[in-house]
RNA sequence: GGCCCGGUAGCUCAAUGGCAGAGCAGCUGACUCUUAAUCAGCGGGUUGUGGGUUCAAAUCCCUCCCGGGUCACCA
Numbered sequence: 001g002g003c004c005c006g007g008u009a010g011c012u013c014a015a016u017g018g019c020a021g022a023g024c025a026g027c028u029g030a031c032u033c034u035u036a037a038u039c040a041g042c043g044g045g046u047u048g049u050g051g052g053u054u055c056a057a058a059u060c061c062c063u064c065c066c067g068g069g070u071c072a073c074c075a
Base pairs, nucleotide, nucleotide: 001071002070003069004068005067006066007065010024011023012022013021018055026042027041028040029039030038048064050062051061052060
């Protein structure tokens, strides 16, 4: 440098054109002698950047950035 995969909540991941979600974590409360466990509730997002297509984009197209894999080149 070429090709492939990935980037969405603090973490791990869904949603493959039509209301952005789950588990864990966090916070509050209940329960408990206390902790843990359990139960109920709450909050948390510029969907990597910039642009384009569309009535409508996490999703399709282009550009760039970041991470991983693979191939090649140089020495």

Predicted 3D model of a 75-nucleotide RNA (transfer RNA) from an SAR202 cluster bacterium. It matches the Rfam family "tRNA". Rfam classes the family as a transfer RNA. Gene Ontology term of the family: triplet codon-amino acid adaptor activity. The prediction has a mean pLDDT of 81. The organism belongs to SAR202 cluster, within Bacteria. It was read from a public genome assembly.